[in-house]
Context: one part of a larger RNA
Formats: sequence, structure tokens, C1' cells
RNA sequence: UUGGGUUUAAAGGGUCCGCAGGCGGGCGAUUAAGUCAGGGGUGAAAUGCUGUGGCUCAACCAUAGCACUGCCCUUGAUACUGGUCGUCUUGAGUUACGGUGAAGUGGCCGGAAUAUGUAGUGUAGCGGUGAAAUGCAUAGAUAUUACAUAGAACACCGAUCGCGAAGGCAGGUCACUAACCGUAUACUGACGCUGAUGGACGAAAGCGUGGGGAGCGAACGGGAUUAGAUACCCCGGUAGUCCACGCUGUAAACGAUGGACACUAGCUGUCGGUCUGUUAUGGAUCGGCGGCCCAGCGAAAGUGAUAAGUGUCCCACCUGGGGAGUACGUUCGCAAGAAUGAAACUC
Repeated sequence: UUGGGUUUAAAGGGUCCGCAGGCGGGCGAUUAAGUCAGGGGUGAAAUGCUGUGGCUCAACCAUAGCACUGCCCUUGAUACUGGUCGUCUUGAGUUACGGUGAAGUGGCCGGAAUAUGUAGUGUAGCGGUGAAAUGCAUAGAUAUUACAUAGAACACCGAUCGCGAAGGCAGGUCACUAACCGUAUACUGACGCUGAUGGACGAAAGCGUGGGGAGCGAACGGGAUUAGAUACCCCGGUAGUCCACGCUGUAAACGAUGGACACUAGCUGUCGGUCUGUUAUGGAUCGGCGGCCCAGCGAAAGUGAUAAGUGUCCCACCUGGGGAGUACGUUCGCAAGAAUGAAACUC
């Protein structure tokens, strides 16, 4: 390389958009590039294969034929692929109406809790633990009442729920923005799928500048525990956690399962629509989210119309363990580091 694979053995890119490329619905006409057939030319010799012959045989050599699977020219064929033209509606999209949701961005508002401050009541403890101690407290704590201030997060509803491409999204309300679903079948008429390079988005932590800082809390200090305790437990506590702008670009970024389309038994629950009407805790249907399971698949666990079944198209990735996601080089980054990514050696 071919082949075989990628839920868990090595292997699906974190997600989407998308240039090139690859692939692509029905019917008709035309063309004849691919494709197929006939004919012609060429395909040096040696080598190769087959027959025959020459050295006593063989190796070796000679000779005849074949082969040289190729390329070019020409004459035809037209099912399939391609090109061109026309046409169609089922793929794709548009429109109208109805609906859905923690989808996004920005503003405004709310209550509970916590902490702090001031004032009142009140007096000796509070707090914490397995038990304690550090800690707080007669300079009046803890508890309790009133008022004020601050930041962060939104109990119940809440779900096996919903939405989003993924990351992710939850108090209320307003504005703006996007998406999806259903019904109608009015319109366009293949406008599609995938997508190397590229672009955008991308949890947490971290970085830069400026704010903010209640609670929590890496580091750090102290108290315990212990043989020790650089921990688990306790008392404190800085960065951070929050906001704005910019960077980083990684995660068990997981369904450890790439995307699209078609086909292949059923039963059951639920969310959002529509229709129906023996009004029932009903039925039909479309779209989502779950459970159980037939065939099939699978090494098994399992999966099973949301496939890991049966097929087609495109992309990504794997090829024994360690060395190693390391070294070197390059690109990116303020840095931390990220991306790309070996070999020697060894088993």
C1' cells in the first nucleotide's frame, strides 16, 4: 500500500459554517468524452512462454511462433456515467396561518438567606468536633428586635421535562435577535449531501487592563489527628469565584457511538402540534425525549426505526506495548502553554 476496522480491545475531529474536491432525484431529446465492438498502424533487439534444433547431457546457444495485457488512427454501438437542451415534483427551499421552549443579547425590577454597620433588650458564655483545641466574648459576644448597606445565587414550581450545533441554558418583566414544530399545498424547480485547507463558536482553570468583593475558598497561618500528617476534621484566610473589554482554545468537550438519505416486527410512557368524535384515563397522524423487546448484528456486555441491522455517498481517524503526546523543527500565544509530531533503544 492493499485489506480490515473505529461504544468498551488501537481508532469519530469539541461543535458548526463553508471554498476547492468527491458524490447526487423522475422523464424526454441530442452528443458520443468515459465505456464496448470491428479494422489499421505501432509496440527495437535481448529477456519471458511454447515447439524444434546445436554443443555426449545440463547450464548455455540458435531458430520458428506466441506474448508484449500499451499507445495512436479510423468505422460503428448508445444501456450506464459525463456534456448540452427541454420538462416534472417527490429531495431542498419560499410563502400564509397557528404554536412551542431554562435558545441568545441588553435594560429594569423582586423576595428569602448571608455578612457588615448603627440603635434597643439582655448576660456569660458562644462556636466547633468522634472528642477537643485554636477562634470569638464583660472594651458586653452568642441570642433577639428595628433600620441601613453590600455582593452573589435564584428555594418551592422541577420532572424519567424542555431548548440549543456543541460548549451550555433556570427569580420576574420589557425590548431586540434567532430557531424549531404543525397545518395548508399557493410558489421556485434538484437550487441537494458531504466537506481537505480555511473561518466562527467553544466548560472550568489560567493570563492582561480597569472595577467589584457578601458567601465560598487553591496558596498560606494556626488547632487537632497520627509513629509521622507537607492530608482527610476544625478556626482563620490571599488569589480566584462576580462585571466590562481583550487573550487562551483545552476537558472522561462522553451516547467514550462523525454527517446525510433510504429500507427493515411489535408493545408502552411522556413533551409540542393537527385531525377525529360511541366524550374515553379514547383513536389516528407529524415532530421530539425515554423504557422493554423480534429478526439481525456483536467477542461478549449489549444494541435493536434516536441501530451497534441492511445499503449508498462524503469526511476524520487506527495499524503491538513502552520510549511519548516526549525531543527537534515550525506555527500560534503576553505567559502558562497549545497545535503539528518522530527516532534511537527496549520488551
Small-subunit ribosomal RNA, central domain from an uncultured organism, 347 nucleotides, folded computationally. Its Rfam family is "Bacterial small subunit ribosomal RNA". The RNAcentral record of the full RNA draws on ENA and SILVA. Its mean pLDDT, the model's own confidence on a scale to 100, is 89.